[in-house]
RNA sequence: CGAGCCGGCCGGGCGAUCGCGGCACCGAGUUAUCGGGGUCGAGGAAGGUCCGGGCUCCACAGGGCAGCGUGGUGGGUAACGCCCACCCGGGGAAACCCGCGGGACAGUGCCACAGAAAACAGACCGCCAUCUGGUUUCGGCCAGGUGGCAAGGGUGAAACGGUGGUGUAAGAGACCACCAGCGCCCGAGGUGACUCGGGCGGCUCGGCAAACCCCACGCGGAGCUAGAUCAAGAGGUUUGAGUGUUCGCACUUGAACUGUGCAGGCACUUGAGGGCGACCCGCCCGAGCUUGCAGGUAGAUCGCACGAGCGCAUCGGCAACGAUGCGCCCAGAUGGAUGAUCGCCGAACGGGAUCACCGCAAGGUGCCCGGGAACAGAACCCGGCCUACAGGCCGACUCGUCCG
Numbered sequence: 001c002g003a004g005c006c007g008g009c010c011g012g013g014c015g016a017u018c019g020c021g022g023c024a025c026c027g028a029g030u031u032a033u034c035g036g037g038g039u040c041g042a043g044g045a046a047g048g049u050c051c052g053g054g055c056u057c058c059a060c061a062g063g064g065c066a067g068c069g070u071g072g073u074g075g076g077u078a079a080c081g082c083c084c085a086c087c088c089g090g091g092g093a094a095a096c097c098c099g100c101g102g103g104a105c106a107g108u109g110c111c112a113c114a115g116a117a118a119a120c121a122g123a124c125c126g127c128c129a130u131c132u133g134g135u136u137u138c139g140g141c142c143a144g145g146u147g148g149c150a151a152g153g154g155u156g157a158a159a160c161g162g163u164g165g166u167g168u169a170a171g172a173g174a175c176c177a178c179c180a181g182c183g184c185c186c187g188a189g190g191u192g193a194c195u196c197g198g199g200c201g202g203c204u205c206g207g208c209a210a211a212c213c214c215c216a217c218g219c220g221g222a223g224c225u226a227g228a229u230c231a232a233g234a235g236g237u238u239u240g241a242g243u244g245u246u247c248g249c250a251c252u253u254g255a256a257c258u259g260u261g262c263a264g265g266c267a268c269u270u271g272a273g274g275g276c277g278a279c280c281c282g283c284c285c286g287a288g289c290u291u292g293c294a295g296g297u298a299g300a301u302c303g304c305a306c307g308a309g310c311g312c313a314u315c316g317g318c319a320a321c322g323a324u325g326c327g328c329c330c331a332g333a334u335g336g337a338u339g340a341u342c343g344c345c346g347a348a349c350g351g352g353a354u355c356a357c358c359g360c361a362a363g364g365u366g367c368c369c370g371g372g373a374a375c376a377g378a379a380c381c382c383g384g385c386c387u388a389c390a391g392g393c394c395g396a397c398u399c400g401u402c403c404g
Base pairs, nucleotide, nucleotide: 001400002399003398004397006395007394008393009392010391012345013344014343015342016341017340018339020041021040022039023038025036026035027034028033043375047386048385050384051383052382053381054380055223056222057221058220062281063280064279067219068218069217070216071215072086073085074084075083076082087101088099089098090097091096102214103213107212108211109208110207111206124153125152126149127148128147129146130145131144132143133142134141135140161179162178163177164176165175166174180204182201183200184199185198186197187196188195189194227302228301229300230299235258236257237256238255239254240253241252242251243250244249260294261293262292263291264290265289266288273285274284275283276282309328310327311326312325313324314323315322316321349370350369351368352367355366356365357364358363
C1' cells in the first nucleotide's frame, strides 16, 4: 500500500430575523391575562412493542389437572429470552464468523419423493449352488423352480461401520489386523461445560424432541385511558332532619351512592354476572349484565422528570461489569412545542482538466463548474433485542507471488 475482519464514535456547521413549549424572575393588571429580558428544549434508533424490570391498582381459602417460557458451562445484572468469557459442533488460509447447543438404551409416534426395502431391515438388478426342460460347435448358453448370499449395481437426505486379509459354492465382524464410533473403568488437568492419556468390553447401535413426551429451572392478573385529589353535577336510588297533611304523601334542606335516552335479549335467591393463574371441583361477592340506535361529556392538579442518571479520574476484573472520589442537572407537550426565512460555509454525488506537489516505492494530495445532507422524531420511566440509516472519523487484528 492492497484485500479483508472486528470494535468504538459522529451523523451537517455558523450568524441574523421572526415564531413555539417548559421553568423561575421583573413590570402592568381586581382577575383572566399581557409585555420584557434570562434559561432549558428529541434520537442513535425517540421506531417495532418482541423480552425483562420499576411504578400503580386488583387478587393473594383449598384441591385436582394442566398451561406458558427458558435450556452447553461459569460469570455479570434490579431482571431478562440480554451481555461477557470459555466449552462443544460447523465454516474460513487467517483475523474471525455461525449455532432454534438438555435427553432418541423411559415410552409413543413420524421419516416426503424415489426405491424391492426407511428401522425386530430388505432379494429389484446381481452373485452362487442345485433340480427340470430346451439347445449346442460339448466350452457352455437360454427359460423356469427351490435354496443360499447384503460383496457389486441402482434409488434416496439417509440403506444397518471403513480399509486390507483369512475364509467360502458365492458371501458375510463369520474370523483377524489397523482405523472410526459406542459403553464402562482408571489416571491427569480444569470451579465447570469439557479436554488429554491408558485399559477393558460386546462387535456397530440411523435421523427427528421448532412431534408428543421426560428432566431441570422460572412464571398471579391488568396496565399511565395504571392510579390519586379537586371542581362541576340535570336526573335517579337509599336515607337523616324540619314543615304541612285529606296520614296516601308533598315540599324544603342535608348526606351517601350512581351517572344520558329509547328499543331488544338474559337474570333477579331455582340467581345472570364477577373474583380466586387456562380449565374443573369448590369457595367468596352478588343485582344487575348485555346488544343495537341516537346523543352528551372527557375540566384542573398530581402521578411526571434526581434517575438501576450523565461526564471525568483512580482502583478491582481477561471481559461484561463493579467500587470509590470529584463534577453536572439534561424536553415534559396534551388541538400535543422543539420550527420557518435569509446569508455564509459546506460532505456525498455529476461533469471538466491529465498537469503540478509529496513519497525511495506501492501510492497519496491538489484545481474549475454544478450540487446542497441519510433514517427518522419523545408522550410514565428504565435495561435490552430487532428493524431503518446518505456519508464520515478513529482504533485493534489477519493475509498478500504489492513496495522499500